Background: Predicted 3D model of a 534-nucleotide part of an RNA (small-subunit ribosomal RNA, 5' domain) from a metagenome. Rfam family: Bacterial small subunit ribosomal RNA. The full RNA is in RNAcentral, with records from SILVA.

[in-house]
Context: one part of a larger RNA
RNA sequence: GGACGAACGCUGGCGGCGUGCUUAACACAUGCAAGUUGAGGAGAAAGUUACCUUCGGGUAACAAGUAAACUGGCGGACGGGUGAGUAACGCGUAGGCGACCUGGCCCUUUGUUCGGAAUAACUUCGCGAAAGCGGGGCUAAUACCGGAUGUGGUUAUACUUAAUUAUUGGGUGUAAUUAAAGUUGCUUUAUUGUAGCGCAAGGGGAUGGGCCUGCGUUCCAUUAGCUAGUUGGUAAGGUAACGGCUUACCAAGGCGACGAUGGAUAGCUGGUCUGAGAGGACGAUCAGCCACACUGGGACUGAGAUACGGCCCAGACUCCUACGGGAGGCAGCAGUGGGGAAUAUUGCGCAAUGCCCGCAAGGGUGACGCAGCGACGCCGCGUGGGUGAAGAAGCUUUACGGAGUGUAAAGCCCUGUCAGGAGGGAAGAACAGUCCGGAUUCGCAAGGAUUCGGGAUUGACGGUACCUUCAGAGGAAGCUCCGGCUAACUCCGUGCCAGCAGCCGCGGUAAUACGGGGGGAGCAAGCGUUGUCC
Numbered sequence: 001g002g003a004c005g006a007a008c009g010c011u012g013g014c015g016g017c018g019u020g021c022u023u024a025a026c027a028c029a030u031g032c033a034a035g036u037u038g039a040g041g042a043g044a045a046a047g048u049u050a051c052c053u054u055c056g057g058g059u060a061a062c063a064a065g066u067a068a069a070c071u072g073g074c075g076g077a078c079g080g081g082u083g084a085g086u087a088a089c090g091c092g093u094a095g096g097c098g099a100c101c102u103g104g105c106c107c108u109u110u111g112u113u114c115g116g117a118a119u120a121a122c123u124u125c126g127c128g129a130a131a132g133c134g135g136g137g138c139u140a141a142u143a144c145c146g147g148a149u150g151u152g153g154u155u156a157u158a159c160u161u162a163a164u165u166a167u168u169g170g171g172u173g174u175a176a177u178u179a180a181a182g183u184u185g186c187u188u189u190a191u192u193g194u195a196g197c198g199c200a201a202g203g204g205g206a207u208g209g210g211c212c213u214g215c216g217u218u219c220c221a222u223u224a225g226c227u228a229g230u231u232g233g234u235a236a237g238g239u240a241a242c243g244g245c246u247u248a249c250c251a252a253g254g255c256g257a258c259g260a261u262g263g264a265u266a267g268c269u270g271g272u273c274u275g276a277g278a279g280g281a282c283g284a285u286c287a288g289c290c291a292c293a294c295u296g297g298g299a300c301u302g303a304g305a306u307a308c309g310g311c312c313c314a315g316a317c318u319c320c321u322a323c324g325g326g327a328g329g330c331a332g333c334a335g336u337g338g339g340g341a342a343u344a345u346u347g348c349g350c351a352a353u354g355c356c357c358g359c360a361a362g363g364g365u366g367a368c369g370c371a372g373c374g375a376c377g378c379c380g381c382g383u384g385g386g387u388g389a390a391g392a393a394g395c396u397u398u399a400c401g402g403a404g405u406g407u408a409a410a411g412c413c414c415u416g417u418c419a420g421g422a423g424g425g426a427a428g429a430a431c432a433g434u435c436c437g438g439a440u441u442c443g444c445a446a447g448g449a450u451u452c453g454g455g456a457u458u459g460a461c462g463g464u465a466c467c468u469u470c471a472g473a474g475g476a477a478g479c480u481c482c483g484g485c486u487a488a489c490u491c492c493g494u495g496c497c498a499g500c501a502g503c504c505g506c507g508g509u510a511a512u513a514c515g516g517g518g519g520g521a522g523c524a525a526g527c528g529u530u531g532u533c534c
Base pairs, nucleotide, nucleotide: 001534002533003532004531006530007529008528009527010526013381014380015379016378017377018376019374020373021339026337027336028335030334031333032332035074036073037072039071040070047062048061049060050059051058052057081292082291083290090217091216092215093214094213095212096211097210100209101208105205106204107203108202109201110200111199112198113147114146115145116144122137123136124135125134126133127132152178153177154176155175156174157173158172159171160170161169182197183196184195185194186193218264219263220262225255226254227253230252231251232250233249234248235247236246237245267289268288269287270286271282272281273280274279294315295314296313297312298311317328318327319326320325345371347370348369349368353367354365355364356363357362384414385413386412387411394405395404396403397402418475420470421469422468423467424466428461434455435454436453437452438451439450440449441448442447478523479522480521481520482519483504484503485502489518490517491516492515493514499506500505
C1' cells in the first nucleotide's frame, strides 16, 4: 500500500447492486417450511327455498356426490440447513468396470386373459386421565392372492462368434421357471370398436448413482516400530456388483526412515485476497463433491435412505399426567433466551423461475421472487452555480504601520439534481386453459394428437421505477492529522506535572511533539482506531 462476512469511536443526505451468528453442532415458546390425486368404498354441515307447525320445531329439495376422514397411487432419498466428525479413494485430477444398478423421461417390441379370499373406513361392545388400544359384524379397488399364455427375461446346458488380458461380452437351439389393472370419454340394437390416461414382460437411449486404480492433498520423530480377519489361499454365504465384505479350514504372512503406527489440527475443490511473477494466506456469499440432523446403535419400506420435519432400542434433557403411563427434537424460514466485540423481520406473494402431485383445471412450495432492518461493502449523485472589495464585521496575530481568515460572507443575477407536494404511469406476462377461424396427421365414425393466426383473461413487488409539473438556495459535512518518516505553523496555558507516542522520541519556564484558540494539510458520507492476511 492492498484486502475484510469485521468490530469500536466521532459523524451521517439520497439511490442502485451485493452482503449480514466467524462465538455455544448451546437450549428452544409460537406460527409456517410436503404434499397431491379422473383408482376405490362410504359420505356431512352451515345456508337458501318449499311445505307442515303445538311456534319449541319437523320434513323435503338444492348445497353436493362437495368438505373432512379412510383404503390405494406417486412424492416425502429432491429442494433447504450446518461443518460436528473426517488426514480418508473424503476431495481434486486422469482412467477402468469382460465386476454393477438406475423410479420418473424418450424411442421401440409384445401383451393387458380367467378366477378367489380379505381388510380399513362404517357399525357395535369394551379398556384407558390421555396418547391410544382390543374383540365382534359389513364392504370396495389400479390394495392382496391363485391359475392361463410366454413376445421375451432368468437359470442350466449344447453349439457358435471376436480388434483385446477372453471365467463374466454378443448370437442360435433345448429344458425348467417367470406377468398384468383397470379407468374416463365416444360409438354400436348387441357381441363390440376406438381414443386418452394407465398396467405387465422385454430391448435400446438419456440421466443419476455404486465400486476399483495411478498421481496430488497440514504439522509433530521430544511419536519407531505397527498388525490375528491381521496378509494370502480353498470352500461356502452375502451384495446390484468385485472383494476378509462375513464364516470355516489351511499357510505365515502384510505395513514401515520413500516416515508405518500414534498424537495434534482441518470438511475438500472451482475459487478469494495479495504479489511484477514465483509464491504466500484463506475456503464467507455463488457453484461442485462429501459428511451430519439431540447423543449412540439398528434395520424396515423403496428404483433410490440405513431416511433433518419416518420407525425401533438405549441415554441425557424438556413437557403433560388421574402416578398406571405418555409426548418432543429449528445445523429449514422467521423468532426467543444464552454466549459474544459482533451479525436482521415471529413481513408479502406463489405474479415470475423451478420442483412435487394431477389428463387437465388446479393444488402445494419460508425453494424462489420481493419488501423490511444495518454506511457492513462497492458504485453513483447531492449538500449549489456565476458575480462580488486592495478587501465589511467578528476572530487570530502584530514590530501597532499592518497581516491572515478572504471572493470567503453579505449583496446582485441564476439553476433546480436529490429530498418534499400534485398529476400521469410501466416492462417484467410467456404460457396453460377458454372462445373464434384454419392447416397437417391417426381413425369406418365418434374423437384424439400436432400446429398456425386472432380475441378476452392472469402482477406479490406497487401507484414502485420512470415521465411531466409546482415552490424555493431553501432540508443535507464531517473526521483525522500538522517534530522527522509524511502533505500541513503560529499564539496562549502547562512546567519531567498533566499528558502524547507506530518507530525515533517529546514535556524539568518562550514546547511547530502535551491541552486550547487561530490558521493549514489530507480524505470525504464518511474519517480514524483495533484485529487478521499478503